Parts: sequence; C1' cells; structure tokens
RNA sequence: AAGCGAGCUAGGCCGGGUUGUUAGCCCUAACCUGUUACUUCAAACGGGCUUCACGGAAGGGCUGAAGCCUGAGAAGCGGCAGAGCUAUUGUGUCUGGGCCUUGAGCGGACCGUCGAUCCUCUGUCCUUCUUGAUUUUGGUGCUUGUGAAUCGGGUCAGGUCAGGAAUGAAGCAGCCCUAAACUUUCAUUGAAAUGCUUGAAGGGUAGCGGAGGGGAGGAAUGCUCGAGAUAAACUCUGAUGCGAUACUUCUGUCCAUUCUUGGGCGUGCUCACUU
Repeated sequence: AAGCGAGCUAGGCCGGGUUGUUAGCCCUAACCUGUUACUUCAAACGGGCUUCACGGAAGGGCUGAAGCCUGAGAAGCGGCAGAGCUAUUGUGUCUGGGCCUUGAGCGGACCGUCGAUCCUCUGUCCUUCUUGAUUUUGGUGCUUGUGAAUCGGGUCAGGUCAGGAAUGAAGCAGCCCUAAACUUUCAUUGAAAUGCUUGAAGGGUAGCGGAGGGGAGGAAUGCUCGAGAUAAACUCUGAUGCGAUACUUCUGUCCAUUCUUGGGCGUGCUCACUU
C1' cells in the first nucleotide's frame, strides 16, 4: 500500500403527492398512492419557518460508509381541464294534439209494460204582496188596589187662641173624597219580530218529488270524422336553448410507484490476519 474479517462513528431510513389554507413553504384536515418500517404531546382566532423556507418538542427502532440530492427518458394507479359518443334527467320556449263547445256515425254497460224518451199541471227553490198565530211594546178607555209628608179639598176629637159666659176662630191627628203617579183585569187601536201559517201574482239553467196523458224505446263511458274556441291550468308527441349525472374514447397537464441513464456531495476511524 492492497485484500479479507470484525467492531465503531459521521451519516441515512422509518414515506410521497394533490386539494385546501398561506404573501410563500412545511404540518394538523380531506383525498390518491407506496413500504418490513415508528411512538407520544400540542396545533385552524392554529403550530413551525423564510425562497437553503428540510414542520416543532421528546423518545425509540433499523442500517451503517452506506447512501442522499438532482437532471433527462420510458412505463404508469390516480387527479384536474377541455372535447366527443351513448344513456338518464331538470328547466325554459315553440309546433301539433288531448282536455272545452257542437254536428254526424259506430257502439252499447245499464234502465224500461212494477210503464221508457216525451208532453201538461204542480210542489220543493226565489221575489213581492197578503192572512192568521205567538211574543214584545206604544196610545186610549173600563176595572181593582195604593195614593200627598208643610207645599189639594171636606169634616175636624183632643189641645190652642178670643170671650164673664154663650159661642166663635185658626187648625194637628184621624176619617172621607180626590190630583199626579203606580198596579191589576179586560177591550180597542197601532208598531216590531219569527225555523210558524193562509192566499195571490210573477220568476226559475238545471235537479228532485207528486198527479195526469201516452204507449216503446232510452242511454253512460268509449271510438271515428267534421266544424268552432283556445286567456289560463294540466297532459302527450316532436324540435330546440341552457344545464346535471353516469359510462366510455381522445387530447393536454400534474403525479404515487417502477426501470434506464447522467451529474453533485460523501466514500471516514480502530483492531486482528494475509501478501
């Protein structure tokens, strides 16, 4: 000096990417993906950093001069963007129909001599008027009763006043009459109300009920043709505008991972043995 073996240490590995966030980078979040391969703590009003931006703090495992960093090319799960095919679907507009009215035809569920379509009358329904009943109330009259305290009349015991007395005067209570008013009965005359009632007239798209006439058909839904209307709502067919979702194809781009290749840093220490 070289080689071999063993032991160390520096170092390396224990993931990467996209979205989001950020002035920007890494992390906690979501998503995609790889390895034999970490643990604990805090972290979105956030944690640590500054383009050299490696997440922070602590601990541990493996490996060990290995390896790490980086450029190019190829493959490539997956993501993003655009375009196209197919299918489904939302919404808007338009055309033509349906739904509406009517004529004709087809058809015939069902109803019909226990009497169809139809005709007449009528009730129910509505308006006006009218009649009675009931209830309430006003006026008038009759009747029953009550009825004035100082503020109606009559009669006035007792008492008071005048008087010698006779008698007279005023006059309380009581009694009688009576006004206003109240109350009871009845009559009459008005007004109002009503799930009522009488009668009359008129109205009435249609329905229901009743009576009469008459004597055999009537008829729903549905279908076809024609005419008309169509403001709205609903529905069907077709066309179209704007979208959405899924599948698939193409293009571009990003990318885990893999392969090939180039470059950069590093390629150290100790011991024993051999030449």
The RNA shown here (Archaeal signal recognition particle RNA) has 275 nucleotides and comes from a Candidatus Woesearchaeota archaeon. Taxonomically the source falls in Candidatus Woesearchaeota (Archaea, Nanobdellati). It matches the Rfam family "Archaeal signal recognition particle RNA". Its Rfam clan is "SRP clan". For this family Rfam cites "Towards the structure of the mammalian signal recognition particle" (Wild et al., Curr Opin Struct Biol, 2002). The prediction has a mean pLDDT of 76.